Source information:
The RNA shown here (small-subunit ribosomal RNA) has 1538 nucleotides and comes from an uncultured Chlamydiae bacterium. Model confidence (mean pLDDT): 84 of 100.

[in-house]
RNA sequence: AGAAUUUGAUUCUGGUUCAGAUUGAACGCUAGCGGCGUGGAUAAGGCAUGCAAGUCGCACGGAACUGCCAGCUUGCUGGUGGUUUAGUGGCGAAAGGGUUAGUAAUACUUGAAUAACGUGCCCCAAACUUGGGAAUAACGGCUGGAAACAGCCGCUAAUACCGAAUGUGGUGCUAGAGAGGUACUCUCUAGUAUUAAAGUGAGGGACCUAGUGAUAGGCCUUGCGGUUUGGGAGUGGUUCAAGAGAUAUCAGCUUGUUGGUGAGGUAAGAGCUCACCAAGGCUAAGACGUCUAGGCGGGCUGAGAGGUCGAUCGCCAACACUGGGACUGAGACACUGCCCAGACUCCUACGGGAGGCUGCAGUCGAGAAUCUUUCGCAAUGGGCGCAAGCCUGACGAAGCGACGCCGCGUGACUGAAGAAGGCCCUCGGGUUGUAAAAGUCUUUCGGUUAGGAAUAAGAGAUUGCGGUUAAUAGCUGCAUGAUUUGAAGGUACUAACAAAAGAAGCACCUGCUAACUCCGUGCCAGCAGCAGCGGUAAUACGGAGGGUGCGAGCGUUAAUCGGAUUUAUUGGGCGUAAAGAGCACGUAGGCGGGUUAUUAAGUCAUGCAUGAAAUACCGGUACUUAACAUCGGUGCUGUGCGUGAAACUGGUAGCCUAGAGGGUAGACGGAGAAAGCGGAAUUCCAUGUGUAGCGGUGAAAUGCGUAGAUAUAUGGAAGAACACCUGUGGCGAAAGCGGCUUUCUAGUUUAUUCCUGACGCUGAGGUGCGAGAGCAAGGGGAGCGAACGGGAUUAGAUACCCCGGUAGUCCUUGCCGUAAACGAUGUGUACUUGAUGUAGUAUGGACUCAACCCCUGCUGUGUCGAAGCUAACGCGAUAAGUACACCGCCUGGGAAGUACGUCCGCAAGGAUGAAACUCAAAGAAAUUGACGGGGGCCCGCACAAGCGGUGGAGCAUGUGGUUUAAUUCGAUGAUACGCGAAGAACCUUACCUGGGUUUGACAUGUAGUGGACAGCUCUAGAGAUAGAGUCUCCUUCGGGUCGCUACACAGGUGCUGCAUGGUUGUCGUCAGCUCGUGCCGUGAGGUGUUGGGUUAAGUCCCGCAACGAGCGCAACCCCUAUCAUUAGUUACCAGCACGUAAUGGUGGGCACUCUAGUGAGACUGCCUGGGUUAACCAGGAGGAAGGUGGGGAUGAUGUCAAAUCAGCAUGGCCCUUAUACCCAGGGCUACACACGUGCUACAAUGGUCGGUACAGUAGGAAGCAAUACCGUGAGGUGGAGCCAAUCCACAAAGCCGAUCUCAGUUCGGAUAGGAGUCUGCAACUCGACUCCUUGAAGUUGGAAUCGCUAGUAAUGGCAGGUCAGCAAUACUGCCGUGAAUACGUUCUCGGGCCUUGUACACACCGCCCGUCACAUCAUGGGAGUUGGUUUAGCCCGAAGUCGUCUACGCAACCUCUUUUGAGGAGCGAGGCGCCGAAGGUUGGGCUGAUGACUGGGAUGAAGUCGUAACAAGGUAGCCGUACCGGAAGGUGCGGCUG
Repeated sequence: AGAAUUUGAUUCUGGUUCAGAUUGAACGCUAGCGGCGUGGAUAAGGCAUGCAAGUCGCACGGAACUGCCAGCUUGCUGGUGGUUUAGUGGCGAAAGGGUUAGUAAUACUUGAAUAACGUGCCCCAAACUUGGGAAUAACGGCUGGAAACAGCCGCUAAUACCGAAUGUGGUGCUAGAGAGGUACUCUCUAGUAUUAAAGUGAGGGACCUAGUGAUAGGCCUUGCGGUUUGGGAGUGGUUCAAGAGAUAUCAGCUUGUUGGUGAGGUAAGAGCUCACCAAGGCUAAGACGUCUAGGCGGGCUGAGAGGUCGAUCGCCAACACUGGGACUGAGACACUGCCCAGACUCCUACGGGAGGCUGCAGUCGAGAAUCUUUCGCAAUGGGCGCAAGCCUGACGAAGCGACGCCGCGUGACUGAAGAAGGCCCUCGGGUUGUAAAAGUCUUUCGGUUAGGAAUAAGAGAUUGCGGUUAAUAGCUGCAUGAUUUGAAGGUACUAACAAAAGAAGCACCUGCUAACUCCGUGCCAGCAGCAGCGGUAAUACGGAGGGUGCGAGCGUUAAUCGGAUUUAUUGGGCGUAAAGAGCACGUAGGCGGGUUAUUAAGUCAUGCAUGAAAUACCGGUACUUAACAUCGGUGCUGUGCGUGAAACUGGUAGCCUAGAGGGUAGACGGAGAAAGCGGAAUUCCAUGUGUAGCGGUGAAAUGCGUAGAUAUAUGGAAGAACACCUGUGGCGAAAGCGGCUUUCUAGUUUAUUCCUGACGCUGAGGUGCGAGAGCAAGGGGAGCGAACGGGAUUAGAUACCCCGGUAGUCCUUGCCGUAAACGAUGUGUACUUGAUGUAGUAUGGACUCAACCCCUGCUGUGUCGAAGCUAACGCGAUAAGUACACCGCCUGGGAAGUACGUCCGCAAGGAUGAAACUCAAAGAAAUUGACGGGGGCCCGCACAAGCGGUGGAGCAUGUGGUUUAAUUCGAUGAUACGCGAAGAACCUUACCUGGGUUUGACAUGUAGUGGACAGCUCUAGAGAUAGAGUCUCCUUCGGGUCGCUACACAGGUGCUGCAUGGUUGUCGUCAGCUCGUGCCGUGAGGUGUUGGGUUAAGUCCCGCAACGAGCGCAACCCCUAUCAUUAGUUACCAGCACGUAAUGGUGGGCACUCUAGUGAGACUGCCUGGGUUAACCAGGAGGAAGGUGGGGAUGAUGUCAAAUCAGCAUGGCCCUUAUACCCAGGGCUACACACGUGCUACAAUGGUCGGUACAGUAGGAAGCAAUACCGUGAGGUGGAGCCAAUCCACAAAGCCGAUCUCAGUUCGGAUAGGAGUCUGCAACUCGACUCCUUGAAGUUGGAAUCGCUAGUAAUGGCAGGUCAGCAAUACUGCCGUGAAUACGUUCUCGGGCCUUGUACACACCGCCCGUCACAUCAUGGGAGUUGGUUUAGCCCGAAGUCGUCUACGCAACCUCUUUUGAGGAGCGAGGCGCCGAAGGUUGGGCUGAUGACUGGGAUGAAGUCGUAACAAGGUAGCCGUACCGGAAGGUGCGGCUG
């Protein structure tokens, strides 16, 4: 730091996903040790049991036990110690510990304020600590109760309680003085009133009191206390400011509410509370409401800014079963206190009681999930105490859990025969792999044994020296220090012993992403984070081998941040991708021209305070290291205060004129409103003329018309709209505005620079305007025209087309408020090369003046373009450039502009506007193709023009189908179908039935064995085969050969042509297909190859950011047409000669024909014209041939997963006594039918008969076969000749003549009967041919369709291959005879080039829309039902504070007094009142669950109906609206071009 994923490819936009780090985690597999941390996140759910707050006898009276002493009634009393202790009393219990329910502010953080406050213990200072009184627990007695506990009577103490004295002081009031921030706030002085206390321990010389005395007390000293006051430290209360969640689909909230006066209350300000008065207070900078949430230091992540979280540790807050309340106290409205109410649990004798683990352990429950009912107070800290000490689940430790971080180990070195085994294999080998084995060495950790810390500081007997004091006592300070304190723990650590001995897994291996092979499976099983993998060769599933990564862990899941600049402050956008409001005015707000002075809010500098510690960073220290711990420093980006600066922003004051506005003088316009007027057209009415049609369409019909239409003429009526002018021309903010005239209103602009003096820009909310459709009421209604009716079209046609036609369109008034309301481009200002139109206007020039024209400027409106911008397209002074100001809007596609809620509307509907769920895309621009019922150019027997066919008949042949035991297999639009097959009776043959064989019919090798096997003859059998007989190897002795046996293996026309090679078809003999370098483009790509001409041709020429080249075209090759030359047999015969009935028959010849070699020839070479002086074209000459002369071979890059595994080869799979091999018979030849390709015909251009003429290929030895003879004939007999220019070997149509005379015939020959011939082991299934007889359909063929442009079509025969024979009418060739037509490219088909559109790229056989049907999922509505929460009114009203009353009760104080009394003050209990929790009732708000039925949505395999969109998508599409229709949709009106 990036990567994968939309596409055929590209760039962009945009989402999704991954790689990283992290966690209080959980789950799966696995697991050796240690250290340090950490561990109920869910049910603030319920809790058994134990423990978690006590302590003080130096506050007090007792009690029990006990030591000592005394007295003596020797078991009692008294005294004095010690230990323990319930109670009174003091302090503590408000700390520590837990949890995060509530709380969006009474909390928290940061910073302030308190001149508005409190404060126990602690520290400092000043002063005091006097003298009395009355009770009460404990205890004793009695009583009640199951218990908890309670009542009555009696006794007693205090540092408990209550008066009094004193008053350093405090406080109130009065007076005076001073200070000060001007708050009767503080300080000081005087007067007056008021206001405290508690003792106890230790010691003591003299003195005093009591006592006989012992002794006690006073007194003195001292420790610890007590009281008052002031100060401090620490801590708490209250207040203020700022900060820190979501939601506006929560917009208004509030009555103690806001303020005042007075009073009460508090430690303290205050509506904190109350009475009265006023009517305020908060809110768009978000009040009120709802949802969520403890806050922070900090943790995680990140480059940072941020985002997210708030475990452990620390600070603060809140809570303690739920709700309410107060008491005590310095402090609480109190976790292990009290009272009340409620729920729950427990005990009960049913009358009543008890309880609160969100302390530590532990238990149940719920949950994916979170530990021991441990040890110790040794350390640290806390409470009490003078102290010793006691208490302490705080804490220190241990235990459990890989939950996390860190460290260590599971051995080290040597070791190649590269062992065995595994896996793979091209069978050679490779890999596991120095890995193992083996040898040498070490012993961390673990095990055993032995030793063994630090953590301990204190406490403290004793002694010494000081201080206090009258004192040597006591107390106290400093030294000394006998003795003594360890939970962890016999732990850390150290040593010894033995032996490599006890110690490795997990995930992954298609790309992202490091790591590859085999087997199994066969769209199954499964995988998957995304893309995706799996349908018989899966590096993607499962296993194995190997590899990669990490390692006592490794993966998965969940979650956070990152990547994500994907909410963009740093750091994004809005023409077409999501996104500019339809337009304007304007409020708040934001921003704002020049200049001067001042101020100091922002800003900057500097200083101070704070920002707790921990965390973080840097540098050290110490545990063996590290983690961890610890020391020092820095930082904590913040907040507040002080001082200063004054450029900029802001504030204040003044001036200016460049912005803005106004004035004056002109100009402009379909700008708006109202009124009036006009002509053309349409329709209607009336009348005339006139007659049979009109109208309408692709063609028609409905319709109108003899009751007189259409047409035409005249007159009249009505409504609506204003031709030409008219123009990317004008005006307006937009919507929009068009005949003429008038009136009223508004605007823009030019000139002038006269006035004001920043008055400006933008603009959330708000207000107004706002096409068309639509709505309401009233008019109007000519034309047009949703709906509707009819006619057509069509498979249908709820459409397009036609005939009608209602709302509506028009006017007035009022609504609606939307459009592709678009420049898909917010408004304003400034700046930034140009060219060229046009509208308005102004100055100037020229013209005598004008008009016209020219230059310059301003304001508009267009086109093209520089820079720049943009993903590209494009924009480009009218910016999408460069900047500023302000507003609006966007954040993947769908669901959806939908649902719910709210507002608006008469309604239609509009505005605002989600989620669940679902997909991995959706999209923009451009590129290359392909396609178009787009365009242009061009070609082709493509059409047209012709000739002849096919389709009808019969037959042949192939195919489909059917049948069959089998009808073997393949080929299937063009590009299968007389195709593989150039020849199925057996064989072929692959199929079927039956009979047989198993190393095999065939190949190679090894081992063993034998000398045969074969042949011949015979027997059985359908044959294969079996049996019998006969016959019986070679050798260089190594062996060879053959047979048998056994093993390796053979064999397969079995499967896969979608694993392949090779070959072939087709587009197409079409003119195309590419490359190198350069250039253009971000790129895919383009250019070249396009353009203008031309050609059969990407053929050539010209031009051109291209220049060249390659594969194709052409040419080179073959055949053919002419000539020359060479050669002359088997071909030929002109001349010469011979001969025959005749024949190149013979001699001879090589001239000719011919044969087959070599050459020539044709190249637009020449001429004329055209054309760009080109390429080339037209014509001509010459020539055998003329513009590639004719034909053939030759088939570019590629397409069709085209065909072929059955021609061959071949990977993989499959069979192996069978899917192999042999044999016999059958089948491939079947036959209701359908199709293709052919043959023969239908006849007179013919048939039949007779005569007669002329070829060329090609073939021939298991061959072709002549003459001759026989047979009607097929053929037979026979065998001259020929291994071929020699022989086989005679063409037929044609020509001549005769006959038939238009008919199912003298046409046609199918079918059938009979008789034969030939081939062959064999013609039954199933051959060909011959003869005689038979004589079917058929009289030129529907829709449709095929071939052919010249030696062609048509027509005639001939030959060959295969082959014993033949299905051949096929195929491949050959020659004979030998036409017609082409105007032309509109149309059909195919192709080429250019261009255009595209939503296609499997490429139109494409893509794709909606209803309906079925299934699943989430969701809206829904009569309701049922919860939660909140709120308002009323009722009831516990505890309790406060207020009030005093029939009742009462020790202290006061008064009176016959004082065991009475009264008062006060207190208690009780009554009443206000408030008041829970509860009840009624009504709202919000919200959850559920609900018959119902609405749309999404997704599903190949369902149904149509075909709406994408091409002109076949009616251009889309937007708004209205109506209609199974559905997509159609139509009307207005708008847009996308």

The RNAcentral record of the sequence draws on SILVA.